RNA sequence: UCCGACAAAGGCAAACCCGCUGAAAGGCGGGGACGCAAAGCCACGGGCCUACAGUCCUUUCGGGGAUACGGUAGCCGGGCCGCCGAAG
Numbered sequence: 001u002c003c004g005a006c007a008a009a010g011g012c013a014a015a016c017c018c019g020c021u022g023a024a025a026g027g028c029g030g031g032g033a034c035g036c037a038a039a040g041c042c043a044c045g046g047g048c049c050u051a052c053a054g055u056c057c058u059u060u061c062g063g064g065g066a067u068a069c070g071g072u073a074g075c076c077g078g079g080c081c082g083c084c085g086a087a088g
Base pairs, nucleotide, nucleotide: 002088003085004084011036012035016031017030018029019028020027021026034074040080041079042078044077045076046075047072048071049070054067055066056065057064058063
């Protein structure tokens, strides 16, 4: 350094519930633990989610559709940083 143990010390916290926030997806706080060795941080590439406003298309003028510059780091890849130390 790779690696990751029925190791030790500690850490995070899905669903769900409550409150706040947002148009929504979602986010934040509290409770709660399905899980996680980067489930620490970054939306750069792909994926996925949302569509108030904007833009484009459409309309029987009521509306309908497409779209990220919104979001997801607990979807994957990539980048940055990092605790512990058995075996190999």